Predicted 3D model of a 97-nucleotide RNA (Glycine riboswitch aptamer) from a soil metagenome.
It matches the Rfam family "Glycine riboswitch aptamer". Rfam links the family to the GO term glycine biosynthetic process. Rfam describes the family as follows. This family represents the bacterial glycine riboswitch.
The sequence is in RNAcentral, with records from MGnify.
[in-house]
């Protein structure tokens, strides 16, 4: 540093916009089928506030050195990150290299 495995936390928040799907309604057509709309629910996207802290990043410092100068957290801040599950990430742990 790799490569397995383990691994917390924090909103079922809100607004609006998009496609699609589901579900309804209406028309047309001989019929498959079509076209068209509101609401919901699904999902994706920005925005708002709120909340987390264990990628990075910054700060303070016990403490430590080759000592008047540097190293320095799981503390502190939250710029980044992260915020229903999941996937992903993930500090630090075990194991082999």
């Nucleotide at each position: 540093g790799c490569g397995c495995g383990g691994g917390a936390g924090a909103g079922c928040g809100u607004g609006g916009g998009a496609g699609g799907g589901c579900c309804c309604a209406u028309c047309c057509u001989a019929a498959u089928g079509g076209a068209u709309g509101a609401a919901g629910c699904c999902u994706u996207c920005c925005g708002c506030c709120g909340c987390c802290g264990a990628a990075g990043g910054a700060g303070c410092a016990a403490c430590c050195g080759c000592c008047c100068c540097g190293g320095a957290a799981u503390c502190u801040c939250u710029c980044a990150g992260g915020u229903c599950a999941c996937c992903a990430g993930g500090a630090c742990c075990g194991c082999g290299c």